Predicted 3D model of a 66-nucleotide RNA (Fluoride riboswitch aptamer (crcB RNA motif)) from Methanoregula sp. It was read from a public genome assembly, where an Rfam model found it. The prediction has a mean pLDDT of 75.
[in-house]
RNA sequence: UGCUGGUAAGGCGAUGAAGUCCACCUCAAACCGCCCGGAUUCCGGGCUGAUGACUUCUGGUACAGU
Numbered sequence: 001u002g003c004u005g006g007u008a009a010g011g012c013g014a015u016g017a018a019g020u021c022c023a024c025c026u027c028a029a030a031c032c033g034c035c036c037g038g039a040u041u042c043c044g045g046g047c048u049g050a051u052g053a054c055u056u057c058u059g060g061u062a063c064a065g066u
Base pairs, nucleotide, nucleotide: 009026010025011024013022016057017056018055019054020053021052033047034046035045036044037043038042
């Protein structure tokens, strides 16, 4: 100096917050949705979702009632 492993801590999982669980990352990385067409790391069109999963709150949308 490089590689690997462990511990601790932290970060992160396409739109907000909290709890629990799960996954991923380790000083840069994890992460930065999907489909179609033309192009080929770009342009145009379309679609789902406040969750990674569960529960709750907030915001938004649709329907019904008062």